């Protein structure tokens, strides 16, 4: 110091689920539980997967604006544009968010066997 976790002790850590609370959401945080785990201790670095507030399209309403048109004219009605605001529905980005108990890769670290 390098490898291995078949034995041993001392202890760790907590999946799902259930409750408060934060988050738009994936999901975090805290008690309860305990399916794993010997790096299931830290790091979103590379990949990967989740997620959709903003963005982007697109449909219905709605308010306000301009044009045209109907009328002899307002005022209203109608079409068409632009644009505010509510609601549905879809997409996926080098996501800027998350996941390290997906893999890989850095750091650190008990015990204990050769």
């Nucleotide at each position: 110091g390098g490898u291995c976790g078949a034995u041993a002790a001392a202890g760790g850590c907590a999946a799902a689920c259930c409750u408060g609370c934060c988050a738009a959401a994936a999901g975090g945080c805290a008690g309860g539980g305990g399916c794993g785990c010997a790096a299931c201790g830290c790091c979103a670095c590379g990949g990967g997967u989740c997620c959709u507030u903003g963005c982007u399209c697109u449909c219905a309403g709605u308010g306000a604006g301009g044009u045209g048109u109907c009328u002899a004219a307002u005022c209203g009605g109608u079409a068409c544009c632009u644009u505010u605001c509510u609601g549905g529905a879809a997409g996926g980005a080098c996501a800027a968010g998350a996941c390290c108990g997906c893999c890989g890769g850095g750091c650190u670290g008990c015990c204990g066997g050769c």